This is a predicted structure of a 481-nucleotide part of an RNA (small-subunit ribosomal RNA, 3' major domain) from an uncultured bacterium. Model confidence (mean pLDDT): 81 of 100.
[in-house]
Context: one part of a larger RNA
RNA sequence: UGACGGGGACCCGCACAAGCGGUGGAGUAUGUGGCUUAACUCGAUGCAACGCGAAGAACCUUACCUGGGCUUGACAUGCAUCGCUAAGCGUGUGAAAGCACGUGAGUGCCGCAAGGCACACUUUGCACAGGUGCUGCAUGGCUGUCGUCAGCUCGUGUCGUGAGAUGUUGGGUUAAGUCCCGCAACGAGCGCAACCCCUAUGUCCUGUUACCAGCGGGUGAAGCCGGGGACUCUGGACAGACUGCCUGGAUCAACCAGGAGGAAGGUGGGGACGACGUCAAGUCAGUAUGGCCCUUACGCCCAGGGCUGCACACGUACUACAAUGCCCAGCACAAUGUGAACCGAGCCCGCGAGGGGGAGGAAAUCCUGAAAAACUGGGCUCAAUUCGGAUUGGAGGCUGCAACUCGCCUCCAUGAAGCCGGAAUCGCUAGUAAUGGCGCAUCAGCUACGGCGCCGUGAAUACGUUCCCGGGUCUUGUACA
Numbered sequence: 001u002g003a004c005g006g007g008g009a010c011c012c013g014c015a016c017a018a019g020c021g022g023u024g025g026a027g028u029a030u031g032u033g034g035c036u037u038a039a040c041u042c043g044a045u046g047c048a049a050c051g052c053g054a055a056g057a058a059c060c061u062u063a064c065c066u067g068g069g070c071u072u073g074a075c076a077u078g079c080a081u082c083g084c085u086a087a088g089c090g091u092g093u094g095a096a097a098g099c100a101c102g103u104g105a106g107u108g109c110c111g112c113a114a115g116g117c118a119c120a121c122u123u124u125g126c127a128c129a130g131g132u133g134c135u136g137c138a139u140g141g142c143u144g145u146c147g148u149c150a151g152c153u154c155g156u157g158u159c160g161u162g163a164g165a166u167g168u169u170g171g172g173u174u175a176a177g178u179c180c181c182g183c184a185a186c187g188a189g190c191g192c193a194a195c196c197c198c199u200a201u202g203u204c205c206u207g208u209u210a211c212c213a214g215c216g217g218g219u220g221a222a223g224c225c226g227g228g229g230a231c232u233c234u235g236g237a238c239a240g241a242c243u244g245c246c247u248g249g250a251u252c253a254a255c256c257a258g259g260a261g262g263a264a265g266g267u268g269g270g271g272a273c274g275a276c277g278u279c280a281a282g283u284c285a286g287u288a289u290g291g292c293c294c295u296u297a298c299g300c301c302c303a304g305g306g307c308u309g310c311a312c313a314c315g316u317a318c319u320a321c322a323a324u325g326c327c328c329a330g331c332a333c334a335a336u337g338u339g340a341a342c343c344g345a346g347c348c349c350g351c352g353a354g355g356g357g358g359a360g361g362a363a364a365u366c367c368u369g370a371a372a373a374a375c376u377g378g379g380c381u382c383a384a385u386u387c388g389g390a391u392u393g394g395a396g397g398c399u400g401c402a403a404c405u406c407g408c409c410u411c412c413a414u415g416a417a418g419c420c421g422g423a424a425u426c427g428c429u430a431g432u433a434a435u436g437g438c439g440c441a442u443c444a445g446c447u448a449c450g451g452c453g454c455c456g457u458g459a460a461u462a463c464g465u466u467c468c469c470g471g472g473u474c475u476u477g478u479a480c481a
Stems, first nucleotide, its partner, number of pairs: 001481002003478003007475007015465002019428005026319008034310002042053002064305007073128001077127004083121001088103006106119005130294002133292003139288001141283003144279001146277001151190006157166003170181003196271004201239005207233001211228002215226003242265001245259005321421001325380006339366001342361002347356003387418001392413007434457007
């Protein structure tokens, strides 16, 4: 000087407390451990691994296993060489890959032609390719974490023999090393804040595919038509918030409490943004890359299987256990976003999944589109039930070369566990939690109940900082570095 302390002081955080809803019990989905296996490919492992890499494992993917094959190779560059052998087509064999056989001579330039040169392709040989083989403890790059915590440093000066200290400590204050005052310090840098994006209000401009107040037309209905430029909205510019104003407190400093005006008030809400560093944290399997290793195989191609295996254990979710509910019927209101090998109205067939058909749409036009909870009416009347939907049987539909291992969906039947969950444990402070649906990426299809977004309905509670956990500053002790 740091680190540590079941030392002290002060401060903060959904850290506790106050509340609301869960997990832990059930069934299923999914990931992991373990077990099994010819293989169940590999990585991730306290927080910070475990719906993680994977935003799509039937084949492919695929890295694994078994079997069948290839050896300058699936791919790159170069040199030499063959050109009767290329590509293509056909036949045999075969599960395919491959192997064997037959047929088969390209492009450009020069030239009358023979032919020559170049290119492409090919044969053979040589250099080499190739490796998801090892090392993340050889690395780059990227990422997680402490932590959006308020810290981390430097120059000069001063102090100290020196390691170092000071500044950065102190008194206040702040979300903040934020600012003020003081001070052997004076300044500065990386961080904080601000500048950036979205959102909340208004003004101006812009009026189509959006809008429809007033005017005219029109319908079974409809901005449907003429038209309008008001309103909503689209998307560009600007305004607006700065403790600016008032009162009180304070050193009339920083600032704090209250108020006015205002759409918004004290960083308005959200995002992007992550200091010096820590964990030899993660990744050689995204790519790059040193070293080591393989080279008729640890490379490459193919078929089938496996990654989906199941006594069990754990994590994360979904669905429930019901009456604030379930079922049936009626009926109203969104936003983000998507579409050409695509989205697909009306109409017809089917109980349905779906099929036929094809208007329209490269989209503020048309389509996905039924919105859902809610509300109204009716049924159920506390029961393992009209709760719950697992499992199983049967019949079908769709995608795809192909749904046996191993897809999703529909209908009929079947109707399991489950009556609110031990110890323990998690999230959340407002348009949040809870709850309801909708969209998108990946994608032929889908194991999506996952992920990322969007809107609807919409709470309770916070006395407080004694305690648990994590962090910051100062101080103290130390047998630690």